[in-house]
């Protein structure tokens, strides 16, 4: 890098140091953040609970065993994350039709495989 599955309207930084002009994935449009120093890097702090760990119970399937699933909790460890819905829109469908809802795509993250 690719494939599969799951998740993405919740949550968490007015911290310290460095840097110094753009940043919010790409393209387009909008909107926003930013010299009162953004973005990014390091440190510290935190969030969450995918992996992980603990305990108990239940259901289903199956010839049987196992595996698996759902539910409660923890947060040492592996990741991730800490402006705005993944900031919004872009494609398709629907409707109470110009706005709202749903789906998809793309993207991000995790786990497994390759």
């Nucleotide at each position: 890098g690719g494939u599969u599955u799951a998740u993405a309207a919740a949550g968490a930084a007015c911290g310290a140091a460095g840097c110094g002009a753009g940043a919010g994935a790409a393209c387009a449009g909008g909107c926003u953040c930013u010299a009162a120093g953004a973005c990014c890097u390091u440190c510290u702090g935190g969030c969450a609970a995918c992996c992980u760990c603990u305990g108990a119970u239940u259901c289903a399937u199956c010839u049987a065993c196992u595996c698996a699933a759902a539910u409660a909790g923890a947060a040492c460890g592996g990741u991730g994350c800490c402006a705005a819905a993944u900031c919004c829109u872009g494609u398709c469908c629907a409707a109470u039709u110009u706005u709202u809802g749903g789906a998809u795509a793309a993207u991000a993250u995790a786990a497994a495989c390759u």
Background
The RNA shown here (SAM riboswitch aptamer (S box leader)) has 114 nucleotides and comes from Thermoflexibacter ruber. Rfam family: SAM riboswitch aptamer (S box leader). Gene Ontology term of the family: regulation of gene expression. It was read from a public genome assembly, where an Rfam model found it.